[in-house]
Context: one part of a larger RNA
RNA sequence: GGCGUAUGGGGGAUGCCUUGGCUCCCGGGGGCGACGAAGGACGUGGUAAGCUGCGAAAAUGCGCGGGGAGGUGCAAACGACCGUUAAUCCGCGCGUGUCCGAAUGGGGAAACCCCACAGAUUGAAGGUCUGUGAACAAUAGUUGCCAACCUCCCGAACUGAAACAUCUAAGUAGGGAGAGGAAAAGAAAACAAAAGUGAUUCCGUAAGUAGUGGCGAGCGAACGCGGAAGAGGCCAAACCUUAAUACGUGUAUUAAGGGGUUGUAGGACUGCGUCGUGGAAGAUGAUUAUAUAGAAGAAUGUUUUGGAAAAGACAACCACAGAGGGUGAAAGUCCCGUAUUCGGAAUGUAAUCAUUACCUAGCAGUAUCCUGAGUAGGGCGGGCCCGGAGAAACCCUGUCUGAAUCUGGCAGCACCAUCUGCCAAGCCUAAAUACCACCGGGAGACCGAUAGCGUACAAGUACCGUAAGGGAAAGGUGAAAAGAACCUCGAGAAGAGGAGUGAAAAGACCCUGAAACCAUACGCCUACAAGCGGUUGGAGCUUCACCCUUUAGGGGGUGGGGUAACAGCGUGCCUUUUGCAUAAUGAGCCUACGAGUUACUCCUCACUGGCAUGCCUAAGCGCUUCAGGCGCGGAAGCAGAGCGAAAGCGAGCCUUAACAGGGCGAUUUUGUCAGUGGGGGUAGACGCGAAACCGAGUGAUCUACCCAUGGGCAGGUUGAAGUUCCGAUAGUCUCGGAAUGGAGGACCGAACCCGUAAACGUUGAAAAGUUUUGGGAUGACCUGUGGGUAGGGGUGAAAGGCCAAUCAAACUCGGAGAUAGCUCGUACUCCCCGAAAUGCAUUUAGGUGCAGCGUCGUGGAAUAUGUGUUGGAGGUAAAGCUACUGAGAAGGCUAGGGGGCUUCACCGCCUACCAACCCUUAACAAACUCUGAAUGCCAACACAUAGUAACGGCAGUGAGCCCUGGGGUGCGAAGGUCACAGGGCGAGAGGGGAACAACCCAGACCAACAGCUAAGGUCCCUAAGGAUCGCUAAUUCGCAGGAACGAGGUGGGGGCGCAGUGACAGCUAGGAUGUUUGCUUGGAAGCAGCAAUUCAUUUAAAGAGUGCGUAACAGCUCACUGGUCGAGCGCCCCUGCGCGGAAAAUAAACGGGCGUCAAGCGAUACACCGAAGCUUUGGAUUCGAAAGAGUGGUAGGGGAGCAUUCCAAACCGUUGAAGCGGUUGCGUGAGCAACCGUGCAGGUUCUGGAAAAGCAAAUGUAGGCAUAAGUAACGAUAAAUGGCGUGGAAAACGUCAUCGCCGUAAGACCAAGGGUUCCUGAUCUACGUUCAUCGGAUCAGGGUUAGUCGGGGCCUAAGGAUAAGCCGCGAGGCGAAGCCGAUGGGAAACGGGUCAAAAUUCCCGUACCGGCCUGUAUUGUGAAGCGGGGACGGGGUUGUGAAAGUGGUGCGUUGUUACGGAAUACAACGUUGAAGUCCCGAGCGAUCGGGACGAUAGUACCGCAAUACCUUCGGGUUGCGCGGAUAAUCCACCGUAGGGACCUCCAGGAAAAGCCGCUGAAACUUCAGAUACAUGCCGCCCGUACCGUAAACCGACACAGGUGGUCGAGGAGAGCAUCCUCAGGCGCUC
Repeated sequence: GGCGUAUGGGGGAUGCCUUGGCUCCCGGGGGCGACGAAGGACGUGGUAAGCUGCGAAAAUGCGCGGGGAGGUGCAAACGACCGUUAAUCCGCGCGUGUCCGAAUGGGGAAACCCCACAGAUUGAAGGUCUGUGAACAAUAGUUGCCAACCUCCCGAACUGAAACAUCUAAGUAGGGAGAGGAAAAGAAAACAAAAGUGAUUCCGUAAGUAGUGGCGAGCGAACGCGGAAGAGGCCAAACCUUAAUACGUGUAUUAAGGGGUUGUAGGACUGCGUCGUGGAAGAUGAUUAUAUAGAAGAAUGUUUUGGAAAAGACAACCACAGAGGGUGAAAGUCCCGUAUUCGGAAUGUAAUCAUUACCUAGCAGUAUCCUGAGUAGGGCGGGCCCGGAGAAACCCUGUCUGAAUCUGGCAGCACCAUCUGCCAAGCCUAAAUACCACCGGGAGACCGAUAGCGUACAAGUACCGUAAGGGAAAGGUGAAAAGAACCUCGAGAAGAGGAGUGAAAAGACCCUGAAACCAUACGCCUACAAGCGGUUGGAGCUUCACCCUUUAGGGGGUGGGGUAACAGCGUGCCUUUUGCAUAAUGAGCCUACGAGUUACUCCUCACUGGCAUGCCUAAGCGCUUCAGGCGCGGAAGCAGAGCGAAAGCGAGCCUUAACAGGGCGAUUUUGUCAGUGGGGGUAGACGCGAAACCGAGUGAUCUACCCAUGGGCAGGUUGAAGUUCCGAUAGUCUCGGAAUGGAGGACCGAACCCGUAAACGUUGAAAAGUUUUGGGAUGACCUGUGGGUAGGGGUGAAAGGCCAAUCAAACUCGGAGAUAGCUCGUACUCCCCGAAAUGCAUUUAGGUGCAGCGUCGUGGAAUAUGUGUUGGAGGUAAAGCUACUGAGAAGGCUAGGGGGCUUCACCGCCUACCAACCCUUAACAAACUCUGAAUGCCAACACAUAGUAACGGCAGUGAGCCCUGGGGUGCGAAGGUCACAGGGCGAGAGGGGAACAACCCAGACCAACAGCUAAGGUCCCUAAGGAUCGCUAAUUCGCAGGAACGAGGUGGGGGCGCAGUGACAGCUAGGAUGUUUGCUUGGAAGCAGCAAUUCAUUUAAAGAGUGCGUAACAGCUCACUGGUCGAGCGCCCCUGCGCGGAAAAUAAACGGGCGUCAAGCGAUACACCGAAGCUUUGGAUUCGAAAGAGUGGUAGGGGAGCAUUCCAAACCGUUGAAGCGGUUGCGUGAGCAACCGUGCAGGUUCUGGAAAAGCAAAUGUAGGCAUAAGUAACGAUAAAUGGCGUGGAAAACGUCAUCGCCGUAAGACCAAGGGUUCCUGAUCUACGUUCAUCGGAUCAGGGUUAGUCGGGGCCUAAGGAUAAGCCGCGAGGCGAAGCCGAUGGGAAACGGGUCAAAAUUCCCGUACCGGCCUGUAUUGUGAAGCGGGGACGGGGUUGUGAAAGUGGUGCGUUGUUACGGAAUACAACGUUGAAGUCCCGAGCGAUCGGGACGAUAGUACCGCAAUACCUUCGGGUUGCGCGGAUAAUCCACCGUAGGGACCUCCAGGAAAAGCCGCUGAAACUUCAGAUACAUGCCGCCCGUACCGUAAACCGACACAGGUGGUCGAGGAGAGCAUCCUCAGGCGCUC
């Protein structure tokens, strides 16, 4: 380390539970608000942080009613109280009700600030208290809030149309206005159609019909019929009366009253007649009912088990009550309740009744009058209806027009006529209908803590974001806290061990307590051994049970468990693919969750059932139950007849001239309703996933630009214009020089701003930085505060840059579940069958439609396959070409042509040139055929086989790939590509091929320690072999393939020669002469070259020479010959097996070892091994009556089952349910059962029903736990060390000493921002990158004091909001005056002291400002008007000059360093002092300087000395506090702030108030008011702690970043550079 067992930890699944949700039903109510709402802020308790309640009368007050013993909420404890004189509590009414909010006196950054008037308090001022003070409007009301429903106005886009524009989505989403409990509509200028209906609304149907529609996608009525409900009224006008006004004096207008209200017209008018009846939707009252508190309310005991009885047993009782909940398990009779009955002071609602406002007539006549005008209608442009401009009626209207008047007008789908219906241009109107934020009651085959609302819990909370907005996690002790007294260990209120409680520790991290993961103990294995981690076999060790034996230890046997040496075989899962171990995708592991559902009088098919020539109801109505239901209802629908475009005809019809022919039908009857299932349609439609589009909002705290108002820039350098002078010149101009001068998008360079280069950093210190280096640095500069511009918009010195870490169109929410022909994922089992990767078409090619192929059903032989026979069509292979078309080789013959020769020319001749026809020989073709198979194809018949054809339901597939054969293409390349035929893989396991989808063999239902074989094998790995005859010597075999070519390798066969008359080879001898052949040559003699009768002679034989050689000769050889030797030798052809040719990087190409008369190769016969093939035995299952046959399988079709949750009815359970852990058994499997343990209260067999119904994967979601790993890191390399103290413990805390770092800061003070971080005490779990006794941590207590500081009570800028006014569907936009609004203007305080923590605030001392009363004196006072003033730029020069600093001298105090002595020596420290008032001086003034008072202050120093510590006990160190005294108010330098003066430049440099003055109307002029002086009095609200270049702000952090202003010492230096140091602060939390 592995496996196993046990015990734990960790974690929080599972089971059980439910306070909370979800959905629906019924009833109520349907609003609240200036009488101050909704919603908040802040308060309120004895102690009080949160929630709840309440409001300064504050977990409440008063009255009435209920109720009756305990109370002071959730919520304990302590404390203090209340209550039978009726509390707490419940109901009704009343009261109080801070501040904000419509918010309403004015303002405003909501919960704050500031006023006026009246009253109270005061002598007055100031302060305080009470009331009033908004606008529109006019004593009435409105404003604002609220879930859905309703009406009106404005009004998208994604999407669909497989693109897109009309169209669709959709008048939807969204925005706006308004109303009510409902709203809207509504009493025919309506429908209809020859018949009729009689306001509106809603339901069913008509009907997916008529229509409409790029006639695409889609959209889509009405009439009628059946129901719910039911209700009708009022004006205007004519006419009359009254009043007023105007005039033309009887008319008009206006106001009021009467009258009058419709279409078979009505009314006025004239005549006659009618005044009581009826209605009543408004109001009032009474009664009843009901709502808001309540009351009564039957009936059980014993015993067993148990911690507990409600369980079991036995025996009772009640029931108009056996709904439900609780009680220590499961209760009709224990408790609350339930059935039933009863009750009302107060308030509300309903019904009924009564009264009443109010309304309420007819007949006849018909001359005149009236009956809704910028209207109806029309033109143009739009919109709405089913209707998209169409033939387009009806309705609405932006614009331009424009009637009629009852003898009139409108409509009936262009228009006209007839006919019919109706009477517009005024208004009101219940019910039936829609909805539910709220209150009450009830229900659920809804959820049960990852579910159900986001929220069962201090949840719209914590947290995130500038904001709009987004948005969690988190339930359970027990019956009862009986919540663990006491003891021990421990630093301990941590934790642990005992003890005790309890039925059980269930022990507060608390029910059950799974898995991942982490441990511990024991058994076995593991240190020469490699890998999908299993499986098959299996020794050894160990353990249990039983048996036997022995006996005690033991031994043996049988059976089971654990482990597993060794051996055989063996490359995960999913997805996607032609094909994956693939090094292609996805998953770290575990647990929970996680995807084909639901709706629809839509369509279709199957099954089951009812009725049947019929079937069936819908809405609704009635009855009824605890819950289910039952009946009525036939309106409508479907079927019953078809054909035709239709009229129409009809078992036929249409076509046609037709009686022909043809097409569709009938002859052949099956429908309809319901349930369940398969599929389709419309809906998000299996789940997750875009980039985008549109709407409404939120953002300029980042950043861009702009506006207003403020601030900043050490130091050094250069030397423009101008001016002056000099010179040049006759002289002006001009030029040159000098001086002066001090310009500049000038130069160098800090702060400041920026970011050039490099390195580092890259899970950073940092979501953009650090270090070094660099650019600008008086300008188009940088910066603070306040403000403006907003998303197809802004802003942009322009990069598509920036607009909150987001930009070629921000962010948030919504339309919305947009769409996704795309990718991924898609969950239990078994059984039967089983594809495709093809054709046609496609804005189509990875999609889809139809066909093909699969399956299930009906169906029954119509069908297919094979073989045979018979009969057919055909033009391939082959073959052939003197059979065509074409191509083409050799020869011959020979036209034609070329060339040559000849000729005066013609004629002619030659030709190894080209070549037709023809002849001979040889021979080619996919687009040649005189010919022509095999196979295939068609038909018939016979036999055999078959899950047949056809029709209907449901699919999938439409990427294919390899091999073989014959083809096309390509290069007769490809693991290429295209089609055809066959096989295989795909979707196929097994054996062989070493391994290897496709090759060879062979098609796996399961089991067997049975047998036989196939391919292929039989030396070992590795199952099985030996024999015979040959071959090979190359390890050839044995490279996936090897060639041309080369070779006395070797075997076999054949042929031709030589050879005992002696071959071949070797050895030995000869190899001569003419002649140095001739020519050539410098030479050429056999042998450079050329020529040839290469001849001749001698010979056994010898070439005018086969090689070597020489300058040429020479020389050596060969051919040829003799001798020797003594038997075979030589050449050629065919053939088997071998050799070379033969190059790739570690040794690595027989699978390895190895193999040589083989274990190689060839041949022969025999034997064996070898698979999931075949056989045998047993079993399962499908089809079939049986016999028998079958059962590999992806996509896919069909069938049968298991499990989970809930329901119904029957059962089980404290003698122990579910869940969880294990063991055993059963089933082919999903799974099931029993037993043991844990657990402690529920479970559910069987039979049916209903589903949120099964997970390994979706870079899935949530939680938990691993891994890397005890690894990286611990955030500036400014640095620590020691002693002592505290403490359980000290590197880090305290203190002392030493050391180091900063020092234009790393010091000090403000502003912003933060908000208690400040101080003290206590604490150390967590936080702090380590420790911690410490802390910016935790707990508790404390702390911020103002007339003068800042802000308000004063002013105005940019800008904002806005009476008036203007514009816009609306929301809203603009907007002068006045108002608000600082970053600006504007009255006044200094020094010292003091707390643990505050000070210009408290205290001491000394001042100043404003207001008021009173007094005195003087007096024209008076403003919102007018005038002045306030009041303003940049740059430069110059003088003066606080402060600070330095130097010097004096003085004071202290000290002085080897030893001794001294000082007039040296060193250190100190030597200081405000505002204000007065005086003097300088200056025009502002102001500055000096002096006095302020000043008994304070500092160094000295004395006393608390406390604490150390101690050698002598003392020493520390120094809170108290007290005391002395010393310059010196001189010089420097030149900062300030203010002064001057010069210069062009870009010409806020406003208003305070303040000073002027007067007018009014007013007052004894008063009041003003001015001066004096006494007295008054002076409000807010901020004030602490951090503030940072550990407290902005950056997620105790973060190397960012952050405006002021002061800022010394030496060196130009300097705020730089280095070192003061004061002061730090050493950066391992």
A computed fold for a 1630-nucleotide part of an RNA from freshwater bacterium LH6-2, annotated as large-subunit ribosomal RNA, half A.
The full RNA is in RNAcentral, with records from SILVA.
The coordinates come from a structure-prediction model, not an experiment, and the mean pLDDT is 82.